[in-house]
RNA sequence: AGUUACGGUAGAGGUUGCGUUUUUCAUCAGUAAUCUGUUGGAUGUCUCGGGGACAGUUGAUAGCAGGUGAAAGGGAACGACGCCGAAGGAGUAAGAUCCGAAGCUUAUUCCUGGGCAUACAUUUAAUAGAUGUAUGACUGUCAUCUCAAUUGAGAUGGGGCGCUAUCAAUGAA
Numbered sequence: 001a002g003u004u005a006c007g008g009u010a011g012a013g014g015u016u017g018c019g020u021u022u023u024u025c026a027u028c029a030g031u032a033a034u035c036u037g038u039u040g041g042a043u044g045u046c047u048c049g050g051g052g053a054c055a056g057u058u059g060a061u062a063g064c065a066g067g068u069g070a071a072a073g074g075g076a077a078c079g080a081c082g083c084c085g086a087a088g089g090a091g092u093a094a095g096a097u098c099c100g101a102a103g104c105u106u107a108u109u110c111c112u113g114g115g116c117a118u119a120c121a122u123u124u125a126a127u128a129g130a131u132g133u134a135u136g137a138c139u140g141u142c143a144u145c146u147c148a149a150u151u152g153a154g155a156u157g158g159g160g161c162g163c164u165a166u167c168a169a170u171g172a173a
Stems, first nucleotide, its partner, number of pairs: 003172002007167005014084001017083005023077003033068007043055004047101004087112009113139002116136008141158007
């Protein structure tokens, strides 16, 4: 002087990267709910089951006719914010609820580089969207090899606790 494990800092993949959110629009839907008339005659509601509570012969569920008539979730567009394991999924444990299951919240382990298309499955009002699996090409990055010598092209393979740049002291050679 240089290399390097660990650590810190700053960045890149894409203008369809990821997530949250305001507003507007369409859908949800002439649906749910409710009122009137009529048929009818014992059940109905609270996610499901148990338990329980409430409503119901002063007429339940349901059907027909007429009137009034939503909303949430999800989607698209413009913007805002936080970011690059961003985030998503699966398992386990705990929490609240009368008990159990599902669902919700938190913690933890594992998997996934990224978006897209197709098929199947789940969810949903939905042929939209989301999630999971598989396949396909594309794309980004690193390693090895080949060609080129333009700093690019091709082949194979790997993963995000990765990759690039940079900092410092210590340890190792």

A computed fold for a 173-nucleotide RNA, annotated as Lysine riboswitch aptamer. Of the family's consensus pairs, 96% are formed in the model. The prediction has a mean pLDDT of 78. Rfam family: Lysine riboswitch aptamer. The literature on the family includes a 2003 paper in Cell by Mandal et al., "Riboswitches Control Fundamental Biochemical Pathways in Bacillus subtilis and Other Bacteria". Rfam's curators write: Riboswitches are metabolite binding domains within certain messenger RNAs that serve as precision sensors for their corresponding targets.